[in-house]
RNA sequence: ACUUAAAAUACGCAAACCUAAUGAAAGUUAGGGACGCAAAGCCACGGGUCUAAGGGUCGUACUUUGUACAAUCACGAUAGCCGGGUUGCAGAA
Numbered sequence: 001a002c003u004u005a006a007a008a009u010a011c012g013c014a015a016a017c018c019u020a021a022u023g024a025a026a027g028u029u030a031g032g033g034a035c036g037c038a039a040a041g042c043c044a045c046g047g048g049u050c051u052a053a054g055g056g057u058c059g060u061a062c063u064u065u066g067u068a069c070a071a072u073c074a075c076g077a078u079a080g081c082c083g084g085g086u087u088g089c090a091g092a093a
Stems, first nucleotide, its partner, number of pairs: 012037002017032006035080001041086003045083003048078003055073003059069004
C1' cells in the first nucleotide's frame, strides 16, 4: 500500500407509522419517529421489481367514427432488491 472485516471509540444514516406539501401513479421532499444499516454516502451502467397520466400497440363494447373499458410498453420510480463504479471512519486476526 492492497484485499477481507472483528472489537472498541467518535460519529453518521433513518424502516414502519403520523402530519404537511408534491405527483396521474409508483414515489419524492420537510418535520416527528427508530426497524435496522460499515457504506442504509453518491451514481440508473447491467439485471430484477413497482407505476402507466400522456403517447404507442392490440382487443372488446357502444355507435356521434368517436367514446368507454381491459391488456401491454418506461421516456417515470426504486441505490434500505442484487451486481457494478466511485468516495469514506476505525484498523484485531
Molecule: c-di-GMP-I riboswitch aptamer
Organism: Desulfosporosinus sp.